[in-house]
RNA sequence: CGACCGGACCCUGGAAGUCUGUCGCCAUCGAAUCUGGUCAGGCCUUGACGGGAGCAGCCAUAAGGUGGUCGAGGAAGUUCCAGGUGCUCCGGUCGUGC
Numbered sequence: 001c002g003a004c005c006g007g008a009c010c011c012u013g014g015a016a017g018u019c020u021g022u023c024g025c026c027a028u029c030g031a032a033u034c035u036g037g038u039c040a041g042g043c044c045u046u047g048a049c050g051g052g053a054g055c056a057g058c059c060a061u062a063a064g065g066u067g068g069u070c071g072a073g074g075a076a077g078u079u080c081c082a083g084g085u086g087c088u089c090c091g092g093u094c095g096u097g098c
Base pairs, nucleotide, nucleotide: 001095002094003093004092005091006090007089008088009086010084011083012082013081014080015079016078018076020074022072023071024070025068026067027066028065029064035060036059037058038057043052044051045050
């Protein structure tokens, strides 16, 4: 230097994990007031019976938060298998020349 073989890397396809978000579902928390219901007290109204608006409280929830496991899907990266490609890199065998 050349040939061959193997490996790494690159591309394609498949499989299985890891990690992290998103959406859906369930549960839970969740509004001084600008959500709803019920509205003690008090207020207004009525000759009275009653009626009215409605604070606090309570209940239910909205936006949103937290958790759960399930499902769908995104991104990153890992392992394995098969195939393809390369004047890339590593190793080996053989040959040739100095």
Source information: This is a predicted structure of a 98-nucleotide RNA (Bacterial small signal recognition particle RNA) from a Planctomycetota bacterium. It matches the Rfam family "Bacterial small signal recognition particle RNA". Its Rfam clan is "SRP clan". NCBI's taxonomy places the organism under Bacteria, Pseudomonadati, Planctomycetota.